[in-house]
Molecule: Bacterial RNase P class A
Organism: Actinomycetota bacterium
RNA sequence: GCAGUUGGCCGGGCGACCGCGGCCCCGUGACGAACGGGGCUGAGGAAGGUCCGGGCUCCACAGGGCAAGGUGCUGGGUAACGCCCAGGCCGGGCGACCGGCGGACAGUGCCACAGAGAACAGACCGCCCGCCCGGACUCUGAAGAGUCACUCUUGAGAGUCGGGGCGGGUAAGGGUGAAACGGUGCGGUAAGAGCGCACCAGCGCCCCGGGUGACCGGGGCGGCUUGGCAAACCCCACCCGGAGCAAGACCAACAGGGGACAUGGAGUGACCCGCUCCCACCGCCCCGGGUAGGUCGCUAGAGGCCGGCGGCAACGCCGGUUCGAGAUGGAUGGUCGCCCCCUCGCCCCUCGGUGAGGGACAGAACCCGGCCUACAGGCCAACUGCACGG
Numbered sequence: 001g002c003a004g005u006u007g008g009c010c011g012g013g014c015g016a017c018c019g020c021g022g023c024c025c026c027g028u029g030a031c032g033a034a035c036g037g038g039g040c041u042g043a044g045g046a047a048g049g050u051c052c053g054g055g056c057u058c059c060a061c062a063g064g065g066c067a068a069g070g071u072g073c074u075g076g077g078u079a080a081c082g083c084c085c086a087g088g089c090c091g092g093g094c095g096a097c098c099g100g101c102g103g104a105c106a107g108u109g110c111c112a113c114a115g116a117g118a119a120c121a122g123a124c125c126g127c128c129c130g131c132c133c134g135g136a137c138u139c140u141g142a143a144g145a146g147u148c149a150c151u152c153u154u155g156a157g158a159g160u161c162g163g164g165g166c167g168g169g170u171a172a173g174g175g176u177g178a179a180a181c182g183g184u185g186c187g188g189u190a191a192g193a194g195c196g197c198a199c200c201a202g203c204g205c206c207c208c209g210g211g212u213g214a215c216c217g218g219g220g221c222g223g224c225u226u227g228g229c230a231a232a233c234c235c236c237a238c239c240c241g242g243a244g245c246a247a248g249a250c251c252a253a254c255a256g257g258g259g260a261c262a263u264g265g266a267g268u269g270a271c272c273c274g275c276u277c278c279c280a281c282c283g284c285c286c287c288g289g290g291u292a293g294g295u296c297g298c299u300a301g302a303g304g305c306c307g308g309c310g311g312c313a314a315c316g317c318c319g320g321u322u323c324g325a326g327a328u329g330g331a332u333g334g335u336c337g338c339c340c341c342c343u344c345g346c347c348c349c350u351c352g353g354u355g356a357g358g359g360a361c362a363g364a365a366c367c368c369g370g371c372c373u374a375c376a377g378g379c380c381a382a383c384u385g386c387a388c389g390g
Stems, first nucleotide, its partner, number of pairs: 001386010012339007020042009044361001048372002051370005056244004069239004073087005088101005102235002107233002109229003124174002126170008135161006142154005182200006201225001203222008248296004257287003261283001264278005303322008340359008
């Protein structure tokens, strides 16, 4: 210098004017409403997807189990997690580094297409054996004929070679496939085969040593060998009650419900008072539920930063310091000026100047921890490979 890997960070700045949400103050009102003026404050690294976990709230619940759902190497962190850290094994990469993870001899099931056969496998081609059929060649000997020391024809036996059919053996070789029932070699065989043996790989069991553990190192024995899929059922271990701020709590107009009183009606009574019953349209008072509406929940919290200590780390403890959006049809926007960054053009040897265009993704709604996804442009650190120079 080029090509990469991992981790972290920023994600426009300053000012003016207009507008919007929240809070406070002043003035006119009545300490209210309303109006006018002023001040302070007002989005993000993902506020997003709503995938996982927790706080909080209400409901349910003696205890235990089943069902359903989730998680899945080991150890640790945490309020908790499917997150994070460290480690183990396997796979990929020259490497920095990246990705995956319980159990497939407890059982059941599935394995497309191709292929003969896809799991106590399989005979399509090939190889080998037996029988049958027909053929070529060589040899032997027989009969007949002729142009008879030679040739021809017919049929027989033996051997060799290749062909067809039937029956069988064979998993070495070919071929199909993602995958074909260990690999190499020697022996063995009709041909072959863990059929036998040696070495290697792999599986199971036992012992010794190391590690908290996953696991690692070493030794011995065994049958010669055991396919894949659990995001198929299933097995094992662990976790798990439901709903969600439109949770939930309080106040409560109008309408409606209940009760009392007064008034009215009826009964009793000669009449009045009284007593009993009825009605509740109107009047008045009380009670409870509760719609619209309002208030609370509501934003300072498992918060950020710095330092010290413990820990490899995630993280924890202690001390200091710092941070105040809270809407409810839902505000956070627009214009301009200067600067910054990027692209293009022009002037210019360079430095520099100048003009035009552009500056992403997105946007709070109870809060927090994660994961995932989107993102113009840029910065930092550590590390790897290659090339060159000293």